[in-house]
RNA sequence: CGAGUCGGCCGGGCGGCGGCUCUUCGGCUUCGGCCGGGGGGAGGAAAGUCCGGACUUCACAGGGCACGGUGCCUGGCGCAAGCCAGGGCGGGGCGACCCGACGGAAAGUGCAACAGAAAGCAGACCGCCCGCAAGGGUAAGGGUGAAACGGUGGGGUAAGAGCCCACCAGCGUCCCGGGAGACCGGGGCGGCUUGGCAAACCCCGCCGGAAGCAAGGCCGAAUAGGGGGGCAGUGACCCGGCCCGGAGAGCCCCCGGGUAGGCCGCAUCAGAGAAAUCGCCGCACAAAGACAGAAUCCGGCUUACAGGCCGACUCCUCGA
Repeated sequence: CGAGUCGGCCGGGCGGCGGCUCUUCGGCUUCGGCCGGGGGGAGGAAAGUCCGGACUUCACAGGGCACGGUGCCUGGCGCAAGCCAGGGCGGGGCGACCCGACGGAAAGUGCAACAGAAAGCAGACCGCCCGCAAGGGUAAGGGUGAAACGGUGGGGUAAGAGCCCACCAGCGUCCCGGGAGACCGGGGCGGCUUGGCAAACCCCGCCGGAAGCAAGGCCGAAUAGGGGGGCAGUGACCCGGCCCGGAGAGCCCCCGGGUAGGCCGCAUCAGAGAAAUCGCCGCACAAAGACAGAAUCCGGCUUACAGGCCGACUCCUCGA
């Protein structure tokens, strides 16, 4: 110098002019607002709405089913979800380092494109062997595939095959040693092998009441309807106040519920309404350019992201 890994941080600054929105004070107002001064105004993810908590309403003897979440160990933090540190196991990378829902596939059900003869109580296309042929035997060889029913060698056989044997791998089981534990190392025995997928259903362990701010609470018309009281055909109410006259079967008051609507819920100075947080110019600079816009609040997870800064480390080449 180049290529990379990990951790942390920024993701615009200053100035001028002009706007938007909330709020406070003062003035004006035709009561709709307007003007002036002060103050506040998106993010690291505000996002997806995946997990948990607060809050709210409902439910609640006990047990079970269903449904959902979760799944290596130890320690710490946290109400929880989860996060952090160290470690184990499996996989990837030359390496720094990265990834893992990391209980169970000899309980059951299910799935496996294409290719291939054949894809799961296997299967015979070529090949090999037996046979005149029909047919049969054979998974050792070929080829396909992500995956073909342990590997190597020997025996054996018509040819073959865990058919038999030795070693290795793997599984089950027992024992010894190490470790706090996950787990690791070693030995014996066994049948010779029982493939993969459980973020497919499912089984096991542990945890979990349900629904969610359109939760929920308060105020509450007009009209219609409801309950109570009063007046009214011996004429109420109405025809501008009274009388006459006319017309005429309803009229008045109170109460309660619902609806429209409003307020709260609602924020540690963003915060309402379908929803404000912006635009132009200048300066420094290589340049101002990504992903993206709060809606009850908080803690996580996941996803998106131009460009830049700091620190630690790895690999290769060259130079000194």
A computed fold for a 320-nucleotide RNA from a Fimbriimonadaceae bacterium, annotated as Bacterial RNase P class A.
Lineage of the source: Bacteria > Armatimonadota > Fimbriimonadia > Fimbriimonadales > Fimbriimonadaceae.
Its mean pLDDT, the model's own confidence on a scale to 100, is 79.
It was read from a public genome assembly, where an Rfam model found it.